[in-house]
RNA sequence: CUCUUAUCAAGAAAGGUCGAGGGAACAGGCCCUAUGACACCUUGGCAACCAUCCGGUAAAACGGAAAGGUGCCACCUCCUGCCCGUAAAUGGGAAAGAUAAGUU
Numbered sequence: 001c002u003c004u005u006a007u008c009a010a011g012a013a014a015g016g017u018c019g020a021g022g023g024a025a026c027a028g029g030c031c032c033u034a035u036g037a038c039a040c041c042u043u044g045g046c047a048a049c050c051a052u053c054c055g056g057u058a059a060a061a062c063g064g065a066a067a068g069g070u071g072c073c074a075c076c077u078c079c080u081g082c083c084c085g086u087a088a089a090u091g092g093g094a095a096a097g098a099u100a101a102g103u104u
Stems, first nucleotide, its partner, number of pairs: 003102006013043005021032003026081004044073003049069002052065004077096001082093003
């Protein structure tokens, strides 16, 4: 990098460095940001996908413990864009993306 499956309305911030953009990409909107964002580092935290352990099962499913490998800690994946439905608000789905576990 390709493909598959699952999840994506909950949760969790302080300090330091830097110095102008940032919220994936394009467009529109809405926001964050010199009261220093984004990014990086340290510490802390959240969650529980995989691994581990216990229960459970024919095997699974499923329930629990703990926190080793990841992940995450503004805004629903910030919202919309395509399809269906709706007077509208909005609802459902798709696409794209992110993460995990596999896989080429």
Molecule: SAM riboswitch aptamer (S box leader)
Organism: Melioribacter sp.